[in-house]
Parts: sequence; C1' cells; structure tokens
RNA sequence: GUGCAGCGCGUCUAGGGUUCCGGCCGGUCUUCUGACCGGCGUCUGGUCCGAGAGACGCACUCCGGGGGAACAGCCCCGGAGACACGGCGGGCCAAAAUCCCGGGAGGU
Repeated sequence: GUGCAGCGCGUCUAGGGUUCCGGCCGGUCUUCUGACCGGCGUCUGGUCCGAGAGACGCACUCCGGGGGAACAGCCCCGGAGACACGGCGGGCCAAAAUCCCGGGAGGU
C1' cells in the first nucleotide's frame, strides 16, 4: 500500500411524533355528573419508537498471569478494543425521528 472478515445484544438517555390513555376546546344527550361525537401534538405528560459517531451492562477478539498431567480445548484474574464532519431523497410502524437505506453519497 492492497485485499478479505468483523464491529453484536440488552437496559436507558438525548431526540421523536400522535395509535392508545390522559388533558384542553366545541357540540348532543343527561339518571347531574357523566356518556357519546368531532377537533387540537404550536398539549407539560403516561403507553409507544429511539442513536455507528450518547451512557451503562453483558457477550466477543487479542495480550499478560495463574490453575489443570498437559501445547491446546476449559476455568479464574488483570489489561486493551482507537478515530469518527456528514447531506438531499426514500422507507417502517398510527406517525415522526440522531430508527432503517447509512461508518452510505459527499467532504477532510
């Protein structure tokens, strides 16, 4: 320098909208305090979605040490796992999104 492979899962947060709950507004009925219909996410919220470039945990790989008859397979302990600017457009679910296309296109 080139090529190949890998970069996972869970919980949460930033963020997101509006299917459900709640809230607010209007209307109808009313056993008087509720039911039903419609609208509003420019309604703080609950359910829900949710990060490659956010957090934590687990897993995994490699290095070192120890155990095991013993090189290995296996177990335990410690360590390392860097860097990361990023459209337009399209897609999923009710809808949107730092979700997916995508560590993409592009840029340095």